[in-house]
RNA sequence: CAGAAUAUGCAGCCGAGUCUCUCCCGGAACGGAGAGAGCGGGGGAACCGCCACCAUGGGCUGAAGGAUCGCCGCGCGGGUGAUCCGGGGGAACCUUCUCCCCCAAGCCGCCAGCUAACCUCGUAGGCUUUGAAGGUCGGACCG
Repeated sequence: CAGAAUAUGCAGCCGAGUCUCUCCCGGAACGGAGAGAGCGGGGGAACCGCCACCAUGGGCUGAAGGAUCGCCGCGCGGGUGAUCCGGGGGAACCUUCUCCCCCAAGCCGCCAGCUAACCUCGUAGGCUUUGAAGGUCGGACCG
């Protein structure tokens, strides 16, 4: 957007979170249990790097960090608001400008730098849209 609406279908966004196959239920879809492929993450040598432990532990996923000031709090830690710097997103991709939005949440459990071999985990959830210029791929239709 279509649909009265649900269902469903189509187009798309954030994100790794998609696809194929087997079995179960079933008219089908959905769903459930598995196996793979693809994508994503963690652990893990040498070399290099770091320098123990504790104090205020430390670490991981993710864009989701830092500083200053005010308030809450007995202080640190923390919470909250503002400002500045910084980071992330907005219908292929890159650059510039512009407009809008976000800077959360969760996990490990005293323990982990990098890391070949190797080991191992995840494959969710939530949504509906900037515009212009330059560059540059691909596709469809017609001839």
The prediction has a mean pLDDT of 77.
The RNA shown here (c-di-AMP riboswitch aptamer (ydaO/yuaA leader)) has 143 nucleotides and comes from a Dehalococcoidia bacterium.
NCBI's taxonomy places the organism under Bacteria, Bacillati, Chloroflexota, Dehalococcoidia.
Of the family's consensus pairs, 92% are formed in the model.
Its Rfam family is "c-di-AMP riboswitch aptamer (ydaO/yuaA leader)". Rfam links the family to the GO terms regulation of gene expression and cyclic-di-AMP binding.